[in-house]
RNA sequence: CGGGUAGUCGUAGCAAUACGGCGAAAGUGGCGGACGGGCGCGUAACACGUGAACAAUCUGCCGGAAAAACCGGGAUAGCCCGCCGAAAGGCGGAUUAAUACCGGAUGUGGCCUGGAAACGCAUGUUUCCAUAGCCAAAGCGGGCGCAAGCUCGCGCUUUCCGAUGAGUUCGCGGCCUAUCAGCUAGUUGGCGGGGUAACGGCCCACCAAGGCGACGACGGGUAGCCGGUCUGAGAGGACGACCGGCCGCACUGGAACUGAGACACGGUCCAGACACCUACGGGUGGCAGCAGUCGAGAAUCAUUCGCAAUGGGCGCAAGCCUGACGGUGCGACGCCGCGUGGAGGAUGAAGGUCUUCGGAUUGUAAACUCCUGUCAUUGCAGACUAAUAUUCACGGGUAAAUAAUCCGUGAGUUUGAUUGUAUGCGAAGAGGAAGGGACGGCUAACUCCGUGCCAGCAGCCGCGGUAAUACGGAGGUCUCAAGCGUUGUUCGGGUUCAUUGGGCGUAAAGGGUGCGCAGGCGGUUGGAAAAGUCUGAUGUGAAAUACCGGGGCUCAACCCCGGAACUGCAUUGGAUACUGUUCGACUAGAGGACUGGAGAGGACAUCGGAAUUCUCGGUGUAGCAGUGAAAUGCGUAGAUAUCGAGAGGAAGACCAGAGGCGUAGGCGGAUAUCUGGACAGUACCUGACGCUCAGGCACGAAGGCCGGGGGAGCAAACAGGAUUAGAUACCCUGGUAGUCCCGGCAGUAAACGGUGUGCGCUUGGUGUGGGAGGAAUCGACCCCUUCCGUGCCGAAGCUAACGCGAUAAGCGCACCGCCUGGGGAGUACGGCCGCAAGGUUAAAACUCAAAGAAAUUGACGGGGGCCCGCACAAGCGGUGGAGUAUGUGGCUUAAUUCGAUGCAACGCGAAGAACCUUACCCGGAUUUGACAUGCACUGUGUCGGCGGUGAAAGCCGCCUAGUGUAGCAAUACACGCUUUGCACAGGUGCUGCAUGGCUGUCGUCAGCUCGUGUCGUGAGAUGUUGGGUUAAGUCCCGCAACGAGCGCAACCCCUGUGAACAGUUACCAGCGAGUAAAGUCGGGGACUCUGUUCAGACUGCCCUGUGAAACGGGGAGGAAGGUGGGGACGACGUCAAGUCAGUAUGGCCCUUACGUCCGGGGCUGCACACGUACUACAAUGCCUGGCACAGAAAGAACCAAGACCGCGAGGUGGAGGAAAUCACUAAAACCAGGCUCAGUUCGGAUUGGAGGCUGCAACUCGCCUCCAUGAAGUUGGAAUCGCUAGUAAUGGCGCAUCAGCUACGGCGCCGUGAAUACGUUCCCGGGCCUUGUACACACCGCCCGUCACAUCAUGGGAGUUGCUCGUGCCCGAAGCCGGCCCGGCUAACCGCAAGGAAGCUGCCGUCUAAGGUAUGGGCGAUGACUGGGAU
Repeated sequence: CGGGUAGUCGUAGCAAUACGGCGAAAGUGGCGGACGGGCGCGUAACACGUGAACAAUCUGCCGGAAAAACCGGGAUAGCCCGCCGAAAGGCGGAUUAAUACCGGAUGUGGCCUGGAAACGCAUGUUUCCAUAGCCAAAGCGGGCGCAAGCUCGCGCUUUCCGAUGAGUUCGCGGCCUAUCAGCUAGUUGGCGGGGUAACGGCCCACCAAGGCGACGACGGGUAGCCGGUCUGAGAGGACGACCGGCCGCACUGGAACUGAGACACGGUCCAGACACCUACGGGUGGCAGCAGUCGAGAAUCAUUCGCAAUGGGCGCAAGCCUGACGGUGCGACGCCGCGUGGAGGAUGAAGGUCUUCGGAUUGUAAACUCCUGUCAUUGCAGACUAAUAUUCACGGGUAAAUAAUCCGUGAGUUUGAUUGUAUGCGAAGAGGAAGGGACGGCUAACUCCGUGCCAGCAGCCGCGGUAAUACGGAGGUCUCAAGCGUUGUUCGGGUUCAUUGGGCGUAAAGGGUGCGCAGGCGGUUGGAAAAGUCUGAUGUGAAAUACCGGGGCUCAACCCCGGAACUGCAUUGGAUACUGUUCGACUAGAGGACUGGAGAGGACAUCGGAAUUCUCGGUGUAGCAGUGAAAUGCGUAGAUAUCGAGAGGAAGACCAGAGGCGUAGGCGGAUAUCUGGACAGUACCUGACGCUCAGGCACGAAGGCCGGGGGAGCAAACAGGAUUAGAUACCCUGGUAGUCCCGGCAGUAAACGGUGUGCGCUUGGUGUGGGAGGAAUCGACCCCUUCCGUGCCGAAGCUAACGCGAUAAGCGCACCGCCUGGGGAGUACGGCCGCAAGGUUAAAACUCAAAGAAAUUGACGGGGGCCCGCACAAGCGGUGGAGUAUGUGGCUUAAUUCGAUGCAACGCGAAGAACCUUACCCGGAUUUGACAUGCACUGUGUCGGCGGUGAAAGCCGCCUAGUGUAGCAAUACACGCUUUGCACAGGUGCUGCAUGGCUGUCGUCAGCUCGUGUCGUGAGAUGUUGGGUUAAGUCCCGCAACGAGCGCAACCCCUGUGAACAGUUACCAGCGAGUAAAGUCGGGGACUCUGUUCAGACUGCCCUGUGAAACGGGGAGGAAGGUGGGGACGACGUCAAGUCAGUAUGGCCCUUACGUCCGGGGCUGCACACGUACUACAAUGCCUGGCACAGAAAGAACCAAGACCGCGAGGUGGAGGAAAUCACUAAAACCAGGCUCAGUUCGGAUUGGAGGCUGCAACUCGCCUCCAUGAAGUUGGAAUCGCUAGUAAUGGCGCAUCAGCUACGGCGCCGUGAAUACGUUCCCGGGCCUUGUACACACCGCCCGUCACAUCAUGGGAGUUGCUCGUGCCCGAAGCCGGCCCGGCUAACCGCAAGGAAGCUGCCGUCUAAGGUAUGGGCGAUGACUGGGAU
């Protein structure tokens, strides 16, 4: 829009009904469903970006222009009837309309064919002319008019132009992989057709044999592309969400239809998978539209409102449709803004935390006072986003027209999802509103508690094993803040893939060497052209983004406007220095020619001598050979040795050199032949002919392999002998491949100068090989200059340093190769090569927080040099054997308390364990305590004494005068004591690895450091090393060092000599006295001695050492001589050495006990082992007797004389002595006698008996004496200790502790009094210098491989299995195209009709998806077993 159903409205009618208008759903027709919206599967491609091209194209709707719209026809949905089906749906009959469909006419024009002209870009394009042929159309609505008709709007047809959109083509640009190197049959091109809107192998027939590829074809992997986004100083790198442009896709695969446009997201057909419905016959579906559901996942929202705005489709319009869009919601996912209050407020409240207990901090923070009112809450008011549309009026256009219609203006009416939102005004009250992370360093921020290599943390380094700023909690602090952290990812830092902007001698990295194609790079000069290059103009580089300026939301985020920019591409004009191109010229690069000498350069042939071995012969006899030492082996069958002759193979002594030659590997007797290269000189020729070189080709030590020879010596494997724990090794005796030659393969080395090749430039010195020149000369020597080689040292410079340094690792250019943390691994898989061995190319998983370079300081070395020490050696005496003592381990025990543990624990703490000590065990008690201080309270019975019980402690009880001050006194206070309670005491409980202090040890070793300077990037060095010398870093000399400190030495003490002074208690020469004797007395101050103070010794003197010095050797003098002897004295440090049990002390632990007291026991236990000692084993002795000579020390709860008793220990007694006054026998030695080699006249253990002493007490558990007893032991295995002179050895004496004593221990004293040291090779320890180092917990270090166990990733693997791609064949849906007209059907045209034409259906064929089958390739998963790898 046509017809028109249900319905509804109007008119007429009482009503039925009639007529007319409107008219849902469905239907016909038109337009749109090819836009918009979604997603990123596929795609490495003209898909995208950018710039061009179409003269090879199309384009509905839209704009402009010209022309036209005439005459007819037949159907078909719907509707009605019938039939089939469960449904979806389908079939048949009747009937009907159109802008649906068909026939004819007209032809402005268009198409086709031919011709001409102009133009262009090759095919060609444009315009004009001509001829025959072909090609159109539809009406609807409004107004006026009686009508014819006029007019307007929308629509229809043909053609041209425009606009928009699309199609096609081309240049350039943008991923990884070569372990993908060759790919291709419609493939590449042609001719002719077909097809398309259009070019084209797009398709087909025929012809030709092409096309692509190292500038990466083909294959594999991955991926939508871009504007842009993130990052970065940039260059880059990574990414491609949102927004915008393009492309691709729409369940998977295939196909076409319709249409302007599709091979079509919400269309069709087929196949497949999946899901749903079913009456089992058959059907239906496609959210990568908006919401929503499920699944997967670390993870991603509402099944919301509205078409009011913007936009789209249809429509004349009203309007309808629109999950486009506009809004709201959810999510701190991001960005931005705002708030959670402001001001005052100190007793610096309480609480918390810490604490050195004073305090500090939280902290003006809070409370409290005074304010403010954002946001949220609440009340009232309340927008913008609205432009339209429609009605009327007016003006204008169109028109004959005042209808209609169109445009504009005005008035009225009307439209808001957001939204009662923004916003405004009012109200109330600080009221409702702060968290997260961190606090060891990086990195802003620190303490306590808990924990105890646990629990845990951790980005990297790393924290945690009893004082954790690192774990967990807390307080505090720091930092962000409606967020804060974590995880993942990208860029940065990373000049750590290096264009900007890196490297390769030793850190990763120069190819084994040469030749050389491609490629890259290339001398001097002139011309041309203008590709690169530079410059101007034009076009383009969409918008958004980013930047700058401005504007709008209160600001901002956000949005809007303008500018610049978009570093690019294309076209065009110009410039021509440089590079490239082209033409010409040149000679300095390069090459040629000629002359000349040097050489282990190469190949081939020939020749010679020495030596080894073997053979034959002679001489000759018992060994030879071999080793650290031996043995195997050879030899009486005659070796080795020696002489002669011969055979054979290999290698080339001397010359010989940091020498020569060669590209490297490499080359060494001589001669001949063939041959390569380098060098010097001449400056005759060519005229840039050059350099480098991915692939490629060739050469390439030793060893190895194949074939054939050869084989003397040597010699893998192998055999034997040794060595050794073993010895599949090192050593020895044999010995086969091999080593040699010819032919072939292999292709690697620490193939190294660990240094690619070429060219140029840059101070020097000194050798050497080859050549030329100069001067000079007898000369070829020497000297000077120069070129080429080969070395050393060095300047500048370079280098992380070491080092390099004209032969560069310096300064530059060109080209090639190579590197990018260590291991896995130069391995696996794949490819290529090889006969094999193997070579070459070459990963990943996994794992580590390093691996590495150079240099420094130490430490270490079965490295070197120098030196020292009782370190060895030389000596003397011991230990280890015995008995005993003592300590320790072990065992035992109720307990045998604890500590010390190589040297440097073990006669140590302990200079005194019967009780005590005592810390341990058993038992009995006690609880403010055995001891200190303070407070409160009771009492004043204090102190002291007595009794009961008991083993004691303790418990219970009794008696008994406190002192001072004040006051008249009561009393109060203070002190002392006491009761009770609270603070606290107490702990030999733990930690010496929390500590102080003290000590041991290296070690009385000679070292350890500093300041300044200098050197070095630095660690650090120098000084401190060197030459001498010393006990010594002692001193001297030298020296980029100059000085200094702690150590050494000296100063101190003892001792050795002398002097002065002093002279009792010591001494006694002289004088006197005196005794049995006696310094006994007077006295003396000489001597000894004691004490104090001095002197002395310093290499001072002489000689000497090559003598300057230091210093050494010798000598004199001297008491003493080179530190006179001894002691004290112990550098920086080491050993987490020792000690919490001496004391002190942090922390932890116990508190009627882990404290304290008491009795008893234990520390003393005894199959055993070790250390340290004593006594011995005897004659250098033992026994008996005689007799001489010390020093030092101590003495009052003490030493004790004479005298007496006792065999003795000892007892009685007590003179004297607080000490040069008293007391205190020295022994060995010496003299005399005995013993005579024996388990003794040695030895004294053990045991019995009798005594003594101390003590409260000697049973466990003391010492001593006497008598008796009389064990082992006859000099000590392996091994090991001390000592160098008044020492060792040996003899006694004293002292501390202490009632006594297990003391034979310790510390001292004196007597007697030796031996030996050649020397520094070795053992041990140490010092200095130097060297190597992979050690630094420092050699008691580090570290390699197998094996065993566990875990992990990975290769191979009989296979099994999945995905993917290809090839051959089979089948072949739908569909387009082609063919057929045998079957069926048919309105339009022709024909009067029959029928024809044409069409539909049907059938056949090509192509073809899916499918099937066979085969091949690639990629995974898995697999008994197996290989290596990592931890």